[in-house]
About this RNA
A computed fold for a 477-nucleotide part of an RNA from an uncultured Microgenomates group bacterium, annotated as small-subunit ribosomal RNA, 3' major domain. Model confidence (mean pLDDT): 82 of 100.
Context: one part of a larger RNA
């Protein structure tokens, strides 16, 4: 100087407390451990692994296993030889591949002999190749401490020196934020602001959006309008600016006015010096080591989907604030030409037929659902709950057996609110309800966005956890 203390002081945080809803119970889904297996590819393992890499394993993917093949190789550069390029048909074969056959042409230059480019076959080695090992050799990227308020430097001064000072102290703040003081004076990386979005207004602009007034119609449909909504560009607005009180005449705090908004307005992006020898050599790059008729490459089938069990994360539930039936109302963000798919018709349905429109504020996706109105059920393992299983189908795709999603009929399991323990959340939040998107042929209980309805509680800092500052002790570095 740090680190640590079941030392002290002060402060903060959904850390506790208060409130609401969960997890832990049941079934299912997914991931992991374990076990099994020819293989169940590999990585990730307290917080910070376990719906994680994987934004989607039937084949492919695929790295694993079995079997069949192959050796200058699936891919790159160089050299030699051959060929009327590639492409096509038949046989064997599970395919890869092997064997055979027919036909016949292009591009550039040309002295018409040919040469060149590209391609195929054969050969030779130099080499290719490796999701093989090492993340404890690395780059890059990234997680966590933590969006915590810290981490440092120059000059000066003090100390023999390691170092100290500044950065401590008194206040204050979300903040090393600012003020005052001070052997310090300044500065840098962080904080804040600048960026995006949302909330209000103005101007400009009105099509595909809008419709107050005037006509018109089944319908903003048409004429028309440029007001409103909305869209999207440029601006304005908030700064403790104003008033009162407190405060050291300060920083700032409390209250008030005006205002759409008030004290960083709400949300996002943004992550200092460092540490965890954190993670990743299977994204890519890369040192070293290893394989080179194999640890490379091609192919078929299988496996990654196994199943006594244990854990983690979700989904659905146990019902009446509910289930079912009928009617009826209101969104937003998005996506669409190998696509989204309307009307109409068929089917109980999944879906099919059909083909209009749309490269989109025009057409489609697109009926949002919870809600509201009416009826029914009457507390039951039920008209709750939907697992499981049988049968029949639809769709995608070369192909749904291992191993897809969905529909119909039948079946109708556990489950009556969950022990110890534990998680999230402070407002348009929790809770609850549906919709979109990416991945994607098909497959969403996951992820990521969007809107609808919309609470309760916070006395406070004694305690638990984490973190920051000062101080003290130390046989630790």
């Nucleotide at each position: 100087u740090g680190a640590c203390g079941g030392g002290g002081a002060a402060a903060c945080g959904u850390a506790c407390a208060a409130c609401c809803g969960g997890c832990g119970u049941u079934c299912c889904a997914u991931g992991u451990g374990g076990u099994u297996u020819a293989a169940u590819u590999c990585g990730a393992u307290a917080c910070a692994a376990a719906a994680c890499g994987a934004a989607g394993a039937a084949c492919c993917u695929u790295a694993c296993c079995u079997a069949g093949g192959u050796u200058u190789g699936a891919c790159a550069u160089c050299c030699c030889g051959a060929g009327a390029a590639a492409g096509c048909c038949c046989u064997c074969g599970a395919a890869a591949g092997a064997g055979g056959g027919a036909a016949g042409u292009g591009c550039c230059c040309u002295u018409c002999g040919g040469g060149g480019a590209a391609c195929u076959c054969g050969g030779u080695g130099a080499c290719a190749g490796g999701u093989g090992c090492u993340g404890c050799a690395u780059g890059g990227c990234u997680g966590u401490c933590g969006u915590c308020a810290g981490c440092u430097c120059g000059u000066g001064u003090c100390g023999u020196g390691a170092g100290a000072u500044g950065u401590u102290g008194g206040g204050u703040u979300a903040a090393g934020u600012c003020c005052c003081g001070c052997a310090a004076c300044g500065a840098g990386c962080g904080c804040a602001a600048c960026c995006c979005u949302u909330a209000u207004c103005u101007u400009u602009a009105g099509u595909u959006a809008c419709c107050a007034u005037c006509a018109u119609u089944u319908a903003g449909u048409u004429g028309g309008g440029g007001a409103c909504u909305c869209u999207a560009a440029a601006g304005a607005u908030a700064c403790u600016g104003c008033c009162c009180c407190g405060g050291u005449u300060a920083a700032c705090g409390g209250g008030g006015a005006g205002g759409a908004a008030g004290g960083u307005g709400g949300g996002g992006a943004u992550g200092a010096c460092g540490a965890c020898u954190g993670g990743u050599c299977c994204g890519u790059a890369u040192g070293g080591c290893c394989c080179u008729u194999a640890u490379g490459c091609c192919u078929a089938g299988g496996g990654c989907u196994a199943c006594a069990c244990a854990c983690a994360u979700c989904c659905u539930a146990c019902a009446a604030u509910g289930g079912c039936u009928a009617g009826u109302a209101c969104a937003a963000c998005g996506g669409g030409u190998u696509g989204c798919c309307a009307a109409a018709c068929c089917g109980c349905a999944g879906g099919g037929u059909g083909g209009a429109g749309c490269u989109a504020a025009u057409c489609c996706u697109u009926u949002a659902a919870a809600g509201c109105u009416a009826g029914u059920c009457u507390c039951a393992g039920u008209u709750c709950g939907g697992a499981u299983u049988g049968g029949g189908g639809u769709c995608u795709g070369c192909a749904a057996u291992u191993c897809g999603a969905c529909c119909c009929c039948a079946u109708g399991a556990a489950g009556c609110c969950g022990g110890a323990a534990u998680c999230g959340c402070u407002a348009g939040u929790a809770a609850u309800c549906g919709c979109g998107g990416g991945u994607c042929a098909g497959c969403a209980g996951a992820c990521u966005g969007c809107g609808g309805u919309g609470a309760a509680u916070a006395c406070g800092u004694u305690c638990u956890c984490g973190c920051c500052u000062c101080u003290u002790g130390u046989a630790c570095a």
The full RNA is in RNAcentral, with records from ENA and SILVA.